This is a predicted structure of a 525-nucleotide part of an RNA (small-subunit ribosomal RNA, 5' domain) from a Pseudomonadales bacterium.
Lineage of the source: Bacteria > Pseudomonadati > Pseudomonadota > Gammaproteobacteria > Pseudomonadales.
Its mean pLDDT, the model's own confidence on a scale to 100, is 85.

[in-house]
Context: one part of a larger RNA
RNA sequence: GAUUGAACGUUGGCGGCAGGCCUCAUACAUGCAAGUCGAACGGUAACAGCAGAGCUUGCUCUGGCUGACGAGUGGCGGACGGGUGAGUAACGCGUAGGAAUUUGCCCAGUAGUGGGGGAUAGCCCGGGGAAACUCGGAUUAAUACCGCAUACGCCCUACGGGGGAAAGCGGGGGAUCUUCGGACCUCGCGCUAUUGGAGAAGCCUGCGUUGGAUUAGCUUGUUGGGGGGGUAACGGCCCACCAAGGCGACGAUCCAUAGCUGGUCUGAGAGGACGAUCAGCCACACUGGGACUGAGACACGGCCCAGACUCCUACGGGAGGCAGCAGUAGGGAAUCUUGUGCAAUGGGCGAAAGCCUGACACAGCCAUGCCGCGUGUGUGAAGAAGGCCUUAGGGUUGUAAAGCACUUUCAGUGGGGAAGAACUAGCGGAGCUAAUAUCUCCGUGAAAUGACAUCACCCACAGAAGAAGCACCGGCUAACUCCGUGCCAGCAGCCGCGGUAAUACGGAGGGUGCAAACGUUAAUC
Numbered sequence: 001g002a003u004u005g006a007a008c009g010u011u012g013g014c015g016g017c018a019g020g021c022c023u024c025a026u027a028c029a030u031g032c033a034a035g036u037c038g039a040a041c042g043g044u045a046a047c048a049g050c051a052g053a054g055c056u057u058g059c060u061c062u063g064g065c066u067g068a069c070g071a072g073u074g075g076c077g078g079a080c081g082g083g084u085g086a087g088u089a090a091c092g093c094g095u096a097g098g099a100a101u102u103u104g105c106c107c108a109g110u111a112g113u114g115g116g117g118g119a120u121a122g123c124c125c126g127g128g129g130a131a132a133c134u135c136g137g138a139u140u141a142a143u144a145c146c147g148c149a150u151a152c153g154c155c156c157u158a159c160g161g162g163g164g165a166a167a168g169c170g171g172g173g174g175a176u177c178u179u180c181g182g183a184c185c186u187c188g189c190g191c192u193a194u195u196g197g198a199g200a201a202g203c204c205u206g207c208g209u210u211g212g213a214u215u216a217g218c219u220u221g222u223u224g225g226g227g228g229g230g231u232a233a234c235g236g237c238c239c240a241c242c243a244a245g246g247c248g249a250c251g252a253u254c255c256a257u258a259g260c261u262g263g264u265c266u267g268a269g270a271g272g273a274c275g276a277u278c279a280g281c282c283a284c285a286c287u288g289g290g291a292c293u294g295a296g297a298c299a300c301g302g303c304c305c306a307g308a309c310u311c312c313u314a315c316g317g318g319a320g321g322c323a324g325c326a327g328u329a330g331g332g333a334a335u336c337u338u339g340u341g342c343a344a345u346g347g348g349c350g351a352a353a354g355c356c357u358g359a360c361a362c363a364g365c366c367a368u369g370c371c372g373c374g375u376g377u378g379u380g381a382a383g384a385a386g387g388c389c390u391u392a393g394g395g396u397u398g399u400a401a402a403g404c405a406c407u408u409u410c411a412g413u414g415g416g417g418a419a420g421a422a423c424u425a426g427c428g429g430a431g432c433u434a435a436u437a438u439c440u441c442c443g444u445g446a447a448a449u450g451a452c453a454u455c456a457c458c459c460a461c462a463g464a465a466g467a468a469g470c471a472c473c474g475g476c477u478a479a480c481u482c483c484g485u486g487c488c489a490g491c492a493g494c495c496g497c498g499g500u501a502a503u504a505c506g507g508a509g510g511g512u513g514c515a516a517a518c519g520u521u522a523a524u525c
Base pairs, nucleotide, nucleotide: 001525002524003523004522006521007520008519009518010517013373014372015371016370017369018368019366020365021331026329027328028327030326031325032324035076036075037074040073041072043069044068047067048066049065050063051062052061053060054059055058083284084283085282092209093208094207095206096205097204098203101201102200103199106197107196108195109194110193111192112191113190114148116146117145124137125136126135127134128133154163155162156161168189169188170187171186172185173184176183177182210256211255212254217247218246219245222244223243224242225241227239228238229237259281260280261279262278263274264273265272266271286307287306288305289304290303309320310319311318312317337363339362340361341360345359346357347356348355349354376406377405378404379403386397387396388395389394410466412461413460414459415458416457420452426444427443428442429441430440431439469514470513471512472511473510474495475494476493480509481508482507483506484505490497491496
């Protein structure tokens, strides 16, 4: 000099864009942060409509009939998104490669989607319990579950053969049949098997990746083998047997420290230091262990066990996990609102309408940082008054003020006012089709939809009106005099000042430097 997730002191007008627990991976009150689908299902607790009944004429009852929908079965999603950096010196990360793998949703292809069965939740009845919850009986549905049939691909094979699947739902409809429910046809969404892709994930390897030798030896599933088990998959991953190997001064082992990277800061560079925000990867979710489900987890807001802690209890037993967003206590030099909204972007579910979304978009607080703007402009010598200094003449503050003439940014008040809004109806054409239905695609396209928002921006109004401080002035280092003090009080980054004229302490006047900041401290180069 540059820089910072800074803090402290003094001061403080506005805006834009960023950033904001670096410490205790400490403990957490309260609210919210993951649901959705009735176009899978049996249904009807609530609300509304409709129909019917009763009457007391505006109430009650009945009916799943309709819109919808509590609880329940079922499907998909809760493995993403969000947080934190405790652990980890490791194929964890970075980079370059590899082969023995899996993959829900998505895209493309091929072949199917036939016919049956038995349960079970809910509901109802009954029992236990303070509660959490739980037990028994009866009954019921499905895209839940299980056989059978079929098998182009597929799997196993001793190449003879053997094995294995599915589910329906919704829209529309001309003939034909009809028990008027529908069958049937068609379109869309699904379902099953399989091939390829895309994206994703698991695994292996070369190289790189902090300090310590006041850590020199380490290792028995250890190193290798053939065999088996296990896995999606290779492998001592696991197991029995056999061999006795494997690593190490090119630093094994041990100890300490640490998430890694893109990058950030500095520097002419080489390098050094760091790894906040943003992005990629990894690890973790009160502590330790475990598996279940699933395409995917050994799962932050799932389950089980153990432990510590907190809470409830009828003492028998139960409940909980903010390193999600806010917020509280504590710790600390120190780090924000228990805000608004799903309007946009993105995600989950759904055919869609839509619902959910503390992701996200915004707002609030903080000079924490960077950037921009303002706090007036011109004129004005009687060089006013006052202050300070003085050789008492004057000098300086100083065109500074006052005065005069203007301007009105920003803030204030009033008015106007975009963009962020695109999807989506309807209409026309094409495709599918028996079909002018439905559905899909293309073109055209009204009306509606904004948290921010009293937005940005523009116009008008009034009036210089509301807006300057901080540090320093001995040398380094830009800037000097007076008074007070008297090795005292004090200053100080280094040299050093102060013991009676201190440009170095304290005050004043003046000056210098930066400026909504200025200094100090800490840290890095």
It matches the Rfam family "Bacterial small subunit ribosomal RNA". Its family is annotated with ribosome and structural constituent of ribosome in the Gene Ontology.